About this RNA:
A computed fold for a 77-nucleotide RNA from Parcubacteria group bacterium RIFCSPHIGHO2_02_FULL_48_10b, annotated as transfer RNA. NCBI's taxonomy places the organism under Bacteria, Bacteria candidate phyla.
RNA sequence: GGGUCUGUAGCUCAGCUGGUCAGAGCUCCGAGCUUAUACCUCGGUGGUCCUUGGUUCGAAUCCAAGCAGACCCACCA
Numbered sequence: 001g002g003g004u005c006u007g008u009a010g011c012u013c014a015g016c017u018g019g020u021c022a023g024a025g026c027u028c029c030g031a032g033c034u035u036a037u038a039c040c041u042c043g044g045u046g047g048u049c050c051u052u053g054g055u056u057c058g059a060a061u062c063c064a065a066g067c068a069g070a071c072c073c074a075c076c077a
Stems, first nucleotide, its partner, number of pairs: 001073007010026004019057001028044005050066005
């Protein structure tokens, strides 16, 4: 330098055929339970969907550029 893939909650991920409110598990907080802690049960908190621009009545989802990361190829040594 070329190509492929990934980026969504504190963490791991789903959603990617454009439209119901952006979701699950874990974490965290509160209550119950317990002598107490853990387990367990119930409830709650949590997001500018990597950034910018575009298309559209409508974008996490489509398009373009960029940023970050993983892998493969090429080049140099």